[in-house]
RNA sequence: ACCACGAACGAGCACACCCGCCGCGAGGCGGGGCCGCAAAGCCACGGAGCUCCCUGGAGCCAGCCGGGCCGCCGAA
Numbered sequence: 001a002c003c004a005c006g007a008a009c010g011a012g013c014a015c016a017c018c019c020g021c022c023g024c025g026a027g028g029c030g031g032g033g034c035c036g037c038a039a040a041g042c043c044a045c046g047g048a049g050c051u052c053c054c055u056g057g058a059g060c061c062a063g064c065c066g067g068g069c070c071g072c073c074g075a076a
Base pairs, nucleotide, nucleotide: 005074006073012037013036017032018031019030020029021028022027035063041069042068043067045066046065047064049060050059051058052057053056
């Protein structure tokens, strides 16, 4: 240094719920919040789930799993 790993330190993210705005909806964005997270950072490629119109389309979800890309700290 790299791979693997996840004790500590520092920093980070933010479930439910509440408020505002957007969307028919699933849901998204901002603020609060603090259930949890070592990728709970990013990407809808595969599967699952969900929504709308309908039998074939259009969407949502990365905090369900797999996959891809990138990345902080450092003991055993």

Description
c-di-GMP-I riboswitch aptamer from a Chloroflexota bacterium, 76 nucleotides, folded computationally. The source organism's lineage runs through Bacteria, Bacillati and Chloroflexota. Its mean pLDDT, the model's own confidence on a scale to 100, is 84. The sequence was found by an Rfam model in a public genome assembly. It matches the Rfam family "c-di-GMP-I riboswitch aptamer". Gene Ontology term of the family: cyclic-di-GMP binding.